Context: one part of a larger RNA
RNA sequence: CACCGCCCGUCACGUCAUGGGAGUGGGCAACGCUUGAAGUCCGUGGGCUAACCGGUUUACCGGAGGCAGCGGCCGAGGGCGGGGUCCGCGACUGGGACGAAGUCGUAACAAGGUAGCCGUACCGGAAGGUGCGGCUGGAUCACCUCCUU
Numbered sequence: 001c002a003c004c005g006c007c008c009g010u011c012a013c014g015u016c017a018u019g020g021g022a023g024u025g026g027g028c029a030a031c032g033c034u035u036g037a038a039g040u041c042c043g044u045g046g047g048c049u050a051a052c053c054g055g056u057u058u059a060c061c062g063g064a065g066g067c068a069g070c071g072g073c074c075g076a077g078g079g080c081g082g083g084g085u086c087c088g089c090g091a092c093u094g095g096g097a098c099g100a101a102g103u104c105g106u107a108a109c110a111a112g113g114u115a116g117c118c119g120u121a122c123c124g125g126a127a128g129g130u131g132c133g134g135c136u137g138g139a140u141c142a143c144c145u146c147c148u149u
Base pairs, nucleotide, nucleotide: 003112005109008105009104011102013099014098015097016096018094019093020092023089024088025087026086027085028084031081032080033079034078035077039074041072042071043070044069047067048066049065052063053062054061055060115136116135117134118133119132120131121130122129123128
């Protein structure tokens, strides 16, 4: 490249990310109930016991201390359970972004050919249309007021 302009939405095609989604596969940290190893500690300790003490006397008795065993607290881990949170997959589904030359129309931009826009309600393949209220960031014509010459 200047109206043979610009430009809006549906639809179709492609790519990408994303919301919903019956569900499904996992991760993480806790929680509740339950079970509970080792080990420390506490209790008990009728069984066992060389060193210490006493008796007695040459091999025993008693005591202290210790050990096993048993009970308890804590306790790694295991089992069961309902939730939390995060990640992945998911038929189908919603819109979104982007993509030289697709489809339908033509809503907006010049009074864009019904001025436009804002809010709202209803309606319509789509842009959108209509009703009600509001704004001028509306063109044109006429009139009024004010200012300047």